[in-house]
RNA sequence: CCAGUUGGCUGGAUGGCCGCUCCACGGUGAGGAUCAGUGUUUUGCGUACCUCAAUGUGGGGAGGAAAGUCCGGGCUCCUUGGAAGCACGGUGCCGGAUAACGUCCGGCGGGGGCGACCCCAGGGAAAGUGCCACAGAAAGCAAACCGCCUCUCAUCUGGGCCGCGAGGUCUGGCAGAGAGGUAAGGGUGAAAGGGUGCGGUAAGAGCGCACCGCGUUUCUGGCAACAGGAACGGCACGGCAAACCCCACCGGGAGCAAGACCAAAUAGGGAUGACAUGAGCGUUCGCGCUCGGGCCCGCUUUCAGGCUUGAUCAUCCGGGUUGGUUGCAUGAGGCGUAUCGCAAGAUGCGUCCCAGAUGAAUGGUCAUCCAUCAUGCUUCGGCAUGAGGACAGAACCCGGCUUACAGGCUUACUGGCAUA
RNA sequence: GCGGGCGUAGCUCAGCUGGUAGAGUACGAGCUUCCCAAGCUCGGUGUCGCGGGUUCGAAUCCCGUCGCCCGCUCCA
Numbered sequence: 001c002c003a004g005u006u007g008g009c010u011g012g013a014u015g016g017c018c019g020c021u022c023c024a025c026g027g028u029g030a031g032g033a034u035c036a037g038u039g040u041u042u043u044g045c046g047u048a049c050c051u052c053a054a055u056g057u058g059g060g061g062a063g064g065a066a067a068g069u070c071c072g073g074g075c076u077c078c079u080u081g082g083a084a085g086c087a088c089g090g091u092g093c094c095g096g097a098u099a100a101c102g103u104c105c106g107g108c109g110g111g112g113g114c115g116a117c118c119c120c121a122g123g124g125a126a127a128g129u130g131c132c133a134c135a136g137a138a139a140g141c142a143a144a145c146c147g148c149c150u151c152u153c154a155u156c157u158g159g160g161c162c163g164c165g166a167g168g169u170c171u172g173g174c175a176g177a178g179a180g181g182u183a184a185g186g187g188u189g190a191a192a193g194g195g196u197g198c199g200g201u202a203a204g205a206g207c208g209c210a211c212c213g214c215g216u217u218u219c220u221g222g223c224a225a226c227a228g229g230a231a232c233g234g235c236a237c238g239g240c241a242a243a244c245c246c247c248a249c250c251g252g253g254a255g256c257a258a259g260a261c262c263a264a265a266u267a268g269g270g271a272u273g274a275c276a277u278g279a280g281c282g283u284u285c286g287c288g289c290u291c292g293g294g295c296c297c298g299c300u301u302u303c304a305g306g307c308u309u310g311a312u313c314a315u316c317c318g319g320g321u322u323g324g325u326u327g328c329a330u331g332a333g334g335c336g337u338a339u340c341g342c343a344a345g346a347u348g349c350g351u352c353c354c355a356g357a358u359g360a361a362u363g364g365u366c367a368u369c370c371a372u373c374a375u376g377c378u379u380c381g382g383c384a385u386g387a388g389g390a391c392a393g394a395a396c397c398c399g400g401c402u403u404a405c406a407g408g409c410u411u412a413c414u415g416g417c418a419u420a
Numbered sequence: 421g422c423g424g425g426c427g428u429a430g431c432u433c434a435g436c437u438g439g440u441a442g443a444g445u446a447c448g449a450g451c452u453u454c455c456c457a458a459g460c461u462c463g464g465u466g467u468c469g470c471g472g473g474u475u476c477g478a479a480u481c482c483c484g485u486c487g488c489c490c491g492c493u494c495c496a
Base pairs, nucleotide, nucleotide: 001416002415003414004413005412007410008409009408010407012369013368014367015366016365017364018363020061021060022059023058024057025056026055028053029052030051031050032049038046039045063391067402068401070400071399072398073397074396075255076254077253078252081303082302083301084300085299086298088251089250090249091248092247093107094106095105096104097103108122109120110119111118112117123246124245128244129243130240131239132238145186146185147182148181149180150179151178152177153176156173157172158171159170160169161168162167194212195211196210197209198208199207213235214233215232216231217230218229219228220227221226259326260325261324262323269317270316271315272314273313274312275310278291279290280289281288282287293308294307295306296305319495320494333352334351335350336349337348338347339346340345370389372387373386374385375384376383377382421492422491423490424489425488426487427486430445431444432443433442439476447463448462449461450460451459469485470484471483472482473481
């Protein structure tokens, strides 16, 4: 210098003018309430208090993803508090971090890359069930199409010998039929019951042996996943669990339109359905207590608690409103620093307060600069003109994941080339 | 803001225990008819919204993403 890997930061800048929203303070105007304070003495007025309006000054005002709503929590309500089992859903190598997680960190194993590095839903297929289309002989306690090999049969045929000859006998060859052997080779398929080599055999075959793979037992190292070694086994045990399933762990449901309070208005109206409500005692006749039955957010059992004819509950129809306050901005918070840890993070100390709208604020315009793109000129240093400024907009709040993103800056590292 | 559902032919929908994607209608050609309609016969419809993964193999199973639809205020 070129090519690449990886982590992080940034997400136009400055100024003028005009606007939006929230908070604090000041004066002005209007209204309210009251005599507790203060001035004055007329229990009314001013000041002070509360509310509203416009206004002045000062201060704050989007994001790394505010997005998708895919996970996990806080918070709130449901009677949801405890225990066991079943069902349903989720997660899935090992260890750690964390409030928690499907997230993150470190390690292990597998795969890819020359490498830096990247990717993996990565438990169990010798518990069981199921599936493996088409093709193929055979697709799941294997099978035998072609081929290879052996034997038998009869036909054809070459050669030798005997015989004058018909023929006989010995030995071989190609094709055929039958009986077997085989899983080396061919062919089918995603997949054909270990791989390579040597021996062996009629041909073959873990049939035998060596190495590799696999399994069982065991030793060593490691918290563990796992790694390395030894002995034995001749290979049994194909793939699919993002098919059912088994094992381990986790999970009550709904969600800020949760929930609480205030105000206004209307018809506390109608239909259908549900709740067996039992006994005793006391009573001021409203009801209370005790026992029993029934119902309590998937189901069953159990303990506790709650409800059980009521202004009850559920569904539908009808009526009213379309407001305000709160929840709601101090939080698993940001920044700096020290210690511990390989790291994710943890702890201590210091410091800061940093959006709060609700048909929904955070903007518009001008100038200069900054990069970017296009065109033209060029003395290749640049210059001129024009365009436009990535993705995208908080809505109860956090921790993550995923997705979108013009351009710029930068850490560490890898490969190659050149020079010293 | 929250919850739920759906994307397959021009249109309306099947198929989702994985194995060559179907039906009705519409469209095109032929027959029938003097001509048209109806009828009969035949035919082509297709990125299964998109991108990845699992698998030998995905419309179907899983993940991500895009689009569309529905429901949910308060009072009594």

This is a predicted complex of two RNAs, RNase P RNA and transfer RNA, with 496 nucleotides together. Rfam match: Bacterial RNase P class A. Rfam links the family to the GO terms ribonuclease P activity, dimeric ribonuclease P complex and tRNA processing. By type it is a ribozyme. Model confidence (mean pLDDT): 76 of 100.